[in-house]
RNA sequence: CUUAUCCAGAAAGGCGGAGGGAAAUGGCCCGAUGAUGCCUUAGCAACCGUUCUUCUACUCAAAAAGAGAUGAAGAACAUGGUGCUAAUUCCAACCCGUAAAAACGGGACAGAUAAG
Numbered sequence: 001c002u003u004a005u006c007c008a009g010a011a012a013g014g015c016g017g018a019g020g021g022a023a024a025u026g027g028c029c030c031g032a033u034g035a036u037g038c039c040u041u042a043g044c045a046a047c048c049g050u051u052c053u054u055c056u057a058c059u060c061a062a063a064a065a066g067a068g069a070u071g072a073a074g075a076a077c078a079u080g081g082u083g084c085u086a087a088u089u090c091c092a093a094c095c096c097g098u099a100a101a102a103a104c105g106g107g108a109c110a111g112a113u114a115a116g
């Protein structure tokens, strides 16, 4: 940089000792009954992965049977590479639509993760 996903899911122990929830603003939360963070163990999920089924570009085979193999769909698994385990990515902020308003819906930006 590109593509995909982001309203589901999953916590205990130890260390440590003050702010934290990405960044500036507003809100709302978490936090000395010890948060955020780090470590260990456990777990969640299924992006990569593994196996199977169906269909399939193509190749070999004179053809067929068959074999290899590309891609698509579906199912199962969790030994491996990541990731994650408060709140929708906590919500908004910018644009559009509905609406008198409150609010609701969609999108963008930004961010996170994976694969390339």
Base pairs, nucleotide, nucleotide: 001116002115003114004113005112006111011041012040013039014038015037019030020029021028025092026091027090042085043084044083047081048080049077050076051075052074053073054072055071058068059067060066089110094107095106096105097104098103
Molecule: SAM riboswitch aptamer (S box leader)
Organism: uncultured Flavisolibacter sp.